Notes
The prediction has a mean pLDDT of 81. This is a predicted structure of a 76-nucleotide RNA (transfer RNA) from a Candidatus Eiseniibacteriota bacterium. The source organism's lineage runs through Bacteria, Bacteria candidate phyla and Candidatus Eiseniibacteriota.

[in-house]
RNA sequence: GCGCCCGUGGCGCAAUGGAUAGCGCAACGGACUUCUAAUCCGUAGGCUGGAGGUUCGAAUCCUCCCGGGCGCACCA
Repeated sequence: GCGCCCGUGGCGCAAUGGAUAGCGCAACGGACUUCUAAUCCGUAGGCUGGAGGUUCGAAUCCUCCCGGGCGCACCA
């Protein structure tokens, strides 16, 4: 340099065009407990890497850019 894949709460992952973006862990509050842990209940936390486009409607499709991974090529 070329090709492919990925980027979604603090972390790990869902949602593959259809309306309110969910789940688990973690965090916080409460119940229980002498206390802690465990268990149970609840709360908060995102506008989906950025910009633009298509569409009635985009996390999802298209283009460019940024970041990461893999393969190939180049390598004095």
About this RNA: Rfam family: tRNA. Rfam links the family to the GO term triplet codon-amino acid adaptor activity.